[in-house]
Molecule: FMN riboswitch aptamer (RFN element)
Organism: Microbacterium sediminis
RNA sequence: ACGUGCUCCGGGGUCGGUGAGAAUCCGAACCGGCGGUGACAGUCCGCGAGCCGAGGGAGCGAUCCCGAGGUUGAUCCGGUGGGAUUCCGGGACCGACGGUGAUGCAGGCGCAGCCUGCGAGUCCGGAUGAGAGGAAGCACGC
Numbered sequence: 001a002c003g004u005g006c007u008c009c010g011g012g013g014u015c016g017g018u019g020a021g022a023a024u025c026c027g028a029a030c031c032g033g034c035g036g037u038g039a040c041a042g043u044c045c046g047c048g049a050g051c052c053g054a055g056g057g058a059g060c061g062a063u064c065c066c067g068a069g070g071u072u073g074a075u076c077c078g079g080u081g082g083g084a085u086u087c088c089g090g091g092a093c094c095g096a097c098g099g100u101g102a103u104g105c106a107g108g109c110g111c112a113g114c115c116u117g118c119g120a121g122u123c124c125g126g127a128u129g130a131g132a133g134g135a136a137g138c139a140c141g142c
Stems, first nucleotide, its partner, number of pairs: 002141006008133001014028004029122002031095002033047004042093002050071003055066004075091005097125003104118006
C1' cells in the first nucleotide's frame, strides 16, 4: 500500500413589530450533508436522507426486518480568467414526513355555533435511527 470488520458522518430563531397571548403571523436575522465538475457550488450533474412501495422474510400475535421500483426543492446579471450557473460584486430563490400551530387567516352553512381549507428550513417527534462518503482512528489479516 491492500483486504475485512468496527468507529466516524447535518446546520440554523436572535432582535424588533402587532397583540390579552406569538417557538409558528409581519420585518429584519440565521442555516446549507456527500461525490463530481477545466478554479472553491444549498440552486449544474449525480448520490444520500424523507415520502410511496411490487415483492420477500421473522413472529402465536401485536408487530418488526429486508426491499425491486417510483417520487423528491431552488439562479440570474455583471466582472476577472485559458477555464468559474462554483471565485468577486449585485440581485433573487429553495427547504421531506408526522405533530403543535397566537381558535390566527380564508371560505362555507340550515350562522348566538359548527364545517372545510391554509398556516414552521430554524420548535417537538420518528432519531441513542438511517446514511452518501472521504479522511482519520482501532482491530485482525496480508